[in-house]
RNA sequence: GCCGAUCUAACGGGGUGCCAGGCAGGUCUGCCUGAGCUGAGAGGCCAAGCCAACCCGCAGAACCUGAUCCGGAUCAUGCCGGCGGAGGGAUUAGACUGUUCAAGCAG
Numbered sequence: 001g002c003c004g005a006u007c008u009a010a011c012g013g014g015g016u017g018c019c020a021g022g023c024a025g026g027u028c029u030g031c032c033u034g035a036g037c038u039g040a041g042a043g044g045c046c047a048a049g050c051c052a053a054c055c056c057g058c059a060g061a062a063c064c065u066g067a068u069c070c071g072g073a074u075c076a077u078g079c080c081g082g083c084g085g086a087g088g089g090a091u092u093a094g095a096c097u098g099u100u101c102a103a104g105c106a107g
Base pairs, nucleotide, nucleotide: 006095007094008093009092010091011057012056013055014054017037018036019034020033021032022031023030024029025028043051044050045049063088064087065086069082070081071080072079096107097106098105099104
């Protein structure tokens, strides 16, 4: 610089990991602490669920499967990239704008 992306409400979908130190059980798990790491988000509770925040809802990379995956980095981890022009995956209404005689249609 260009292109794309409208707002609100209710409803729905989703993830919550890794490391260090300490304590306790007994070799692995739980709890506590942390100016710890990356992130939008790693939270709380009377707890196989509930609530809060955050993100996402077909224009669907929110998130899941593949995956005890592959390459790189790190004390370590989906930390980064690949995988991915792969497969799954959760909506209605109103406002507003354009068009239409209007209904409607599109955003």

Overview: Predicted 3D model of a 107-nucleotide RNA (TPP riboswitch aptamer (THI element)) from Nitratireductor basaltis. The RNAcentral record of the sequence draws on Rfam and Ribocentre.